[in-house]
This record gives sequence, structure tokens and C1' cells, in this order.
RNA sequence: GGCGGUGUAGCUCAGUUGGCAAGAGCAUACGGUUCAUACCCGUAGGGUCGUUGGUUCGAAUCCAAUCGCCGCUA
Repeated sequence: GGCGGUGUAGCUCAGUUGGCAAGAGCAUACGGUUCAUACCCGUAGGGUCGUUGGUUCGAAUCCAAUCGCCGCUA
């Protein structure tokens, strides 16, 4: 240099043919329970989906460029 994969919440991930305009588990905060802590139960906060642009009435999802990481290859 060429090719392929990957990037979504603090962490691990789901989201399949574009439309419930973003979810789960763990973690965190608060409450319940307990003499107390843990376990357990409930509630809440937290993301402009790597970045920029394009297509579309509508994009995490399609297209282009670009950045980080991983792999293959010359």
C1' cells in the first nucleotide's frame, strides 16, 4: 500500500431486510426489606449510535470520505 472485520450507556453486548425515533444485564443513586450489612424487590439518572457529509418524508440501519482498534496479504 491492498483486502476484510469492528466502533451503540461507566463496563459487556442486542438492535437482520430504513419507521414501537434507542434497549438488556452488570455497575451507580434513591426507596423497600433487615437490629445492621449483604442478598432480594422497586424506581430513577445516564447515549445527538467513532467523526463529517450525502440519499430519504424518515437513518444506529443505505452510500461516500475519514479516524481508532484487530486480522490477512504484498